A computed fold for a 129-nucleotide RNA, annotated as c-di-AMP riboswitch aptamer (ydaO/yuaA leader).
The RNAcentral record of the sequence draws on Rfam and Ribocentre.
Model confidence (mean pLDDT): 77 of 100.
[in-house]
RNA sequence: UGAAUAUUUUCGCUGAAUCCAUGUUUUUUGGAAUGGGAGAACCAAUCUUUUGGGGUGAAUCACUAAUUUUAGUGUAGGGUAUUAAUCCGAAUCCGUCAGCUAAUCUCGUAAGCGUUAUUAAGUGGGGAA
Repeated sequence: UGAAUAUUUUCGCUGAAUCCAUGUUUUUUGGAAUGGGAGAACCAAUCUUUUGGGGUGAAUCACUAAUUUUAGUGUAGGGUAUUAAUCCGAAUCCGUCAGCUAAUCUCGUAAGCGUUAUUAAGUGGGGAA
C1' cells in the first nucleotide's frame, strides 16, 4: 500500500427512502406509512410539432474568458444554523410520447455524510530517567 473476513456503540444531517410481521440462502413475501408516474369529464390550450418533447430533483438562468475540452463570477431556488453566518445551486431517466384529472393502473422505500464511544497505526515534541 492492496485484498479478504469478522466484530462493533451514541446522537444527528440531506433525502420519499421508515416501521411491523413473515421467511431463513430456493437470498422471500405481505401490511402500514410515505414519495413519484400514467390516466376521464369539466377546465385549460387554440397553437404546437428536430429549433423535438417530457419526467425525477432545490438544482434554473445569465454574463465573461478560453476556445476543442473547459473555467470563473453571479443568480431563481434549496439546506444547515440561529448569534453570526455558511454551504449547495448536481446528476440522471423516458425515447418521438404524456396539460389538468375521479375511478383505475403502475413504480420506489436508495444513496451519501458528520459526530460520540472503543481500538489500532504513524508522526512530532518534552524529559536526567